[in-house]
């Protein structure tokens, strides 16, 4: 030199990954609201039952016409911030919101277990106002990695680098650090 183990710092993959602001379309001429006309007793607090509250004959739901006319979630671009299981999903359980109490759904957080190296296309099913977006399967190329084989160049050997094909994962890889053995 090298070979094991820790994993000590720092990096790599590219339409990477996530979040903050602004701004533009769409939502949408859609809720909600007012007026007139019909209606004529119920109607609202997520869903389904129970209670409670609130509105209503000074006319409720409901139609139909006219006047007015939002947002939120997601999105597009731009300017930052934090990174590289970045970060996402899936399944359990708690807790928490929406009058309260069971139950169910949705939406935040926190734990546990799994699973996925990355992003892109195409289909399907979910979600959505949506053919946008996004999540989940299943497929296909690609593209970083690292191992195996072939060839080819380089270099005294060792090897090291290129293409090819092939298979694996990120709990990984590269380079540094520590020990330990060994030269």
């Nucleotide at each position: 030199a090298g070979u094991g183990a820790g994993u000590u710092u720092a990096g790599a993959g590219g339409u990477g990954c996530a979040u903050g602001g602004c701004u533009u379309a769409a939502g949408a001429g859609u809720a909600u609201g007012u007026u007139a006309a019909g209606g004529a007793a119920g109607a609202g607090a997520u869903c389904a039952g129970a209670a409670u509250c609130u509105c209503u004959a000074u006319g409720a739901a409901c139609u139909u016409a006219a006047c007015g006319g939002a947002a939120a979630g997601g999105a597009u671009g731009c300017c930052g911030u934090g990174c590289c299981g970045a970060a996402g999903c899936u399944a359990g359980c708690u807790g928490u919101a929406a009058u309260u109490c069971u139950g169910a759904c949705u939406g935040c957080a926190a734990c546990u277990a799994g699973c996925u190296g990355g992003g892109g296309c195409u289909a399907c099913u979910u979600u959505u106002a949506a053919u946008a977006a996004a999540a989940g399967u299943a497929g296909u190329a690609c593209u970083g990695u690292c191992g195996u084989a072939u060839a080819g160049c380089a270099u005294g050997u060792u090897u090291g680098c290129u293409a090819u094909a092939u298979g694996g994962a990120g709990g990984g890889c590269u380079a540094u650090c520590u020990c330990a053995c060994g030269c």
This is a predicted structure of a 183-nucleotide RNA (Lysine riboswitch aptamer) from Paenalkalicoccus suaedae.